About this RNA
RNAcentral holds the full RNA, with entries from ENA. Large-subunit ribosomal RNA, domain I from Candidatus Vidania fulgoroideorum, 507 nucleotides, folded computationally. NCBI's taxonomy places the organism under Bacteria, Pseudomonadati, Pseudomonadota, Betaproteobacteria, Candidatus Vidania. The coordinates come from a structure-prediction model, not an experiment, and the mean pLDDT is 80. Its Rfam family is "Bacterial large subunit ribosomal RNA". For this family Rfam cites "Crystal structure of the ribosome at 5.5 A resolution" (Yusupov et al., Science, 2001).
Context: one part of a larger RNA
RNA sequence: CUUAUAGUGGAUGCCUUGGCAACUAAAAGCGAAGAAGGACGUAGUUACUAACGAAAAUUACGAGGAAUUAGUAAACAAGUUUUGAUCCGUAAGUAUCCUAAUGGGGCAACCUAGUUUUGUAUAAAACUAUUAUAUUUCGAAUAAAAUAGAAAUAUAAAGCAAACGCAGUGAACUGAAACAUCUUAGUAACUGCAGGAAAAUAAAUAAAUUAGAUUUUCAAAGUAGCGGCGAGCGAAAUGGAAACAGUCUAUAAAUGAUAUUAUUUAUAUGAAUUGAAAUUUAUUGAAAUAAAUACCAAAGAAGGUGAUAGUCCUGUAGAUAAAAAUAUAAAUAACCUACUAAAUUUAUAAAAAAGUAAAACAAAACACGAGAAAUUUUGUUUGAACAAAGGGGGACCAUCCUCUAAGACUAAAUAUUAAUAGUUGACCGAUAGUGAACUAGUACCGUGAGGGAAAGGUGAAAAGAACCCCGGGAGGGGAGUGAAAUAGAUCCUGAAACAAUAAGCAA
Numbered sequence: 001c002u003u004a005u006a007g008u009g010g011a012u013g014c015c016u017u018g019g020c021a022a023c024u025a026a027a028a029g030c031g032a033a034g035a036a037g038g039a040c041g042u043a044g045u046u047a048c049u050a051a052c053g054a055a056a057a058u059u060a061c062g063a064g065g066a067a068u069u070a071g072u073a074a075a076c077a078a079g080u081u082u083u084g085a086u087c088c089g090u091a092a093g094u095a096u097c098c099u100a101a102u103g104g105g106g107c108a109a110c111c112u113a114g115u116u117u118u119g120u121a122u123a124a125a126a127c128u129a130u131u132a133u134a135u136u137u138c139g140a141a142u143a144a145a146a147u148a149g150a151a152a153u154a155u156a157a158a159g160c161a162a163a164c165g166c167a168g169u170g171a172a173c174u175g176a177a178a179c180a181u182c183u184u185a186g187u188a189a190c191u192g193c194a195g196g197a198a199a200a201u202a203a204a205u206a207a208a209u210u211a212g213a214u215u216u217u218c219a220a221a222g223u224a225g226c227g228g229c230g231a232g233c234g235a236a237a238u239g240g241a242a243a244c245a246g247u248c249u250a251u252a253a254a255u256g257a258u259a260u261u262a263u264u265u266a267u268a269u270g271a272a273u274u275g276a277a278a279u280u281u282a283u284u285g286a287a288a289u290a291a292a293u294a295c296c297a298a299a300g301a302a303g304g305u306g307a308u309a310g311u312c313c314u315g316u317a318g319a320u321a322a323a324a325a326u327a328u329a330a331a332u333a334a335c336c337u338a339c340u341a342a343a344u345u346u347a348u349a350a351a352a353a354a355g356u357a358a359a360a361c362a363a364a365a366c367a368c369g370a371g372a373a374a375u376u377u378u379g380u381u382u383g384a385a386c387a388a389a390g391g392g393g394g395a396c397c398a399u400c401c402u403c404u405a406a407g408a409c410u411a412a413a414u415a416u417u418a419a420u421a422g423u424u425g426a427c428c429g430a431u432a433g434u435g436a437a438c439u440a441g442u443a444c445c446g447u448g449a450g451g452g453a454a455a456g457g458u459g460a461a462a463a464g465a466a467c468c469c470c471g472g473g474a475g476g477g478g479a480g481u482g483a484a485a486u487a488g489a490u491c492c493u494g495a496a497a498c499a500a501u502a503a504g505c506a507a
Base pairs, nucleotide, nucleotide: 001504002503003502004501005500007498013492014457015456018428019427020425021424022423023422024421025420027417028416029160030159037098038097039096040053041052042051044076045075047072048071049070059091060090061089062088067080068079069078103112104111105110113128114127115126116125117124118123130157131156132155133154134153135152136151137150138149164195165193166192167191168190169189175182179228205211206210215242216241217240218239219238225233226232246409247408248407250348251347252346253345254344255343260334261333262332263331264330265329266328267327268326269325272320273319274318278293279292280291281290282289294311295310296300302314303313304312358382359381360380361379362378363377364376365375368394389404390403391402392401393400444451445450464491467478468477469476470475
C1' cells in the first nucleotide's frame, strides 16, 4: 500500500411531538372586591411539571355512559364508581406570604404595632398608607369672628400588559466616494398620556367662475419644485375607489321616556348526540398490498390501526340538542327619578370668541435649506378692525371671486395582534425550524446589568433477555423472546476521518 474482518464515529436517508409565515372569526384588557409576576406549601409513599391554597391534585351543577384515583412512571397500599365516578363544560367557595402593597419598618416572600367588636376571650375577626374631590365636625397664635390646621365619612386614583396611536425631548454610525450646509431623520432611544382603535373632521378651504368636513387608497408622479442646484429630498390641484353625518354654545313655547328593573322571544358564545357502505383467496411476523367479486357517497377532509383502508376505529358531509351564565336585539309590564334630561319642532331676539390678528427681531413646520417666500406655529417687544368689518387667492397693490380665525363635539372607511378558536402553506425537518421538538430562558458563566448552551428515534407489542457458565464488578458466552438482537436499552439507517487484527505485495 491492497484486500478482508471486526471496531470507533454519528454523516446520510426516512420520521415528527416542535417551530415559522399567513388568512378568517371573535376579542382588544387585568387591578385596592388586591392584578401581572413570584415565594412557600397541599397527594398514603412525591423529585420535577400541570392543578390547587391551611376548605390546598379540590366543591356543586350540566352533559356523558364505563371504568378510574393528572403526566414523566411503573409499583405497592388504600379507595371511588350504573345511588352515574374519572374525563369534558360552566359556576361558586376558599384563596397562606411577597408584590402598586396600602398599619409601621425592611436585606421581597420577613420583623413588629395600635384601635374596635364578639360571653369559644393568654382567642378570633375587622379596621388603621398617601393624594385629589365632596360633605360634616372640631379648631389656634388673637376678646369675638375668620384663617391656618386637625379628624371622620364617601367616591376616585395608583400598578401591570405584545404591537398599533397622540404628544414632549431627540442622536450617531452612515451617504455625499474626504467634509462643514445637507443626508441618515424628526429615524433609533428615553419620557408622558390614552383608546379599542387613536388622531383628524364640518372651510377665515381650495379653485378660477367650479367644488363643497375628515380619513385611507389607486393614478396624477418620481411630475411641479427644493437642493454645497451636489448627494439627495419631493408635493398639490384634479380624476377613480372605500366609507359617508352632521352638530352644539341666547330666550320663550309645544311635543315628549330612549334609558332602568323584571319577564318572554330570537340570535351568538358556552359540554355534546346521531351519522352510510366489504368480504374471500394469495403472499407475509402482521394486510390497509395483489387478485376476485360487491357496496356507500350531501360522507373519496384528516388521523390512527403490526406495510399504502371511502366501506376496521376516531372522525367527516348532513341532521339534532344544549342547563346555568354572559352579550346583543325586539316585545310586554312596572313605579321613582318627572309640571323634567336628551332630542325634535316653532317663534323671537340677537350673539357670533383681544393682548387675539398683524408687524419687527429670532426660530420651527410646510416637498419648499431665507430665498421674490406667501401660508401655519412659537419666543421677545409692540399691537388693530368689529360685517359699512375682516382673512385668503404663493412678495406686494388694485379689481374680482371666495370664505368668516382667535370656542367645542362627532360614527364609518384606516393601524396593530400579546392572548383565544378554526384553517392554509411550490415554509423547516433536529448544525434546519423559535435561543428552546428533551428538566429551556433550564444547566452553566458573571459582583451586577447581562450572557446563555448541548441534548429527538429499541420494537408492531417489553414480549426489556427466566435459567446456566466465566468474572470482585463491568462485560461476555450459552439458553430464551422476536420477522429481525450486527433491533439489547451508549439500542432505526450507520458514510468518512481514525485506529486494530489477519493475509498478501513493495522497499